[in-house]
RNA sequence: UUCUUAUCAAGAACGGCAGAGGGAACAGGCCCGCUGAUGCCGUAGCAGCCGGUCCGAUAUAAUCGGGACGUCGGGUGCUAAAUCCUGCCCCGAUUUAUUUUGGGGAAAGAUGAGAU
Numbered sequence: 001u002u003c004u005u006a007u008c009a010a011g012a013a014c015g016g017c018a019g020a021g022g023g024a025a026c027a028g029g030c031c032c033g034c035u036g037a038u039g040c041c042g043u044a045g046c047a048g049c050c051g052g053u054c055c056g057a058u059a060u061a062a063u064c065g066g067g068a069c070g071u072c073g074g075g076u077g078c079u080a081a082a083u084c085c086u087g088c089c090c091c092g093a094u095u096u097a098u099u100u101u102g103g104g105g106a107a108a109g110a111u112g113a114g115a116u
Base pairs, nucleotide, nucleotide: 002115003114004113005112006111007110008109013043014042015041016040017039021032022031023030026087027086028085029084044079045078046077049075050074051072052069053068054067055066056064057063083108088105089104090103091102092101093100
C1' cells in the first nucleotide's frame, strides 16, 4: 500500500507550546474557535479489539458466533456534537414539488485483528 473481517447512537479532561482557522475529501447544512479552537507534548481518564488471568463446552491440548475480570495499567485506540447530519439505492408517510420525514441497505471513512 492493498485485501479480508468485526465494531462504530454508550463512555472519558486538565496543563504546557503554538497562534487561525477547524469539524477526512467535494457540495449543502449545522456547529467549534483569539474567553485560544484544530494541531503537538505531558499527565489523567474512557473503553475493553488484541494479548493476559480465571471459568465453561469435552478428559488434556488445539478449538469456540462461549462467559467473567481493567485491582491486568502488556500492544493499540479513543477523550465536542451518531462516523455532527445529508448526498446513492429500496420501502412507508407527507407535499403543488425533485417538499419534509421514518426505516433498511450501499458507498466512503475511522479503529482493532489477520493476510499481503